[in-house]
RNA sequence: AUAUUACAUCUGGGGUGCCUUUUGGCUGAGAUAUACCCAUAGAACCUGCUCUGGUUAGUACCAGCGAAGGGAGAUAGAAAUAGACAUUA
Repeated sequence: AUAUUACAUCUGGGGUGCCUUUUGGCUGAGAUAUACCCAUAGAACCUGCUCUGGUUAGUACCAGCGAAGGGAGAUAGAAAUAGACAUUA
């Protein structure tokens, strides 16, 4: 030279339920938020799936399914690490 990682910027992808007598309650980063998460080392998210087991007020939640399938990127920014070749000591 280059490569990798995190950050930054721009661009893009995604979800927004369940219950309750209800002014409410539950889980979570986020339940339509000037927000949150994710962008191929891709479980952000979708299909399977109102699936199977547990738990519960609960089609919510936890685990499995899952070495299943699909799924959205660039930088001439800017640091760290490694480092070919060359030169000097």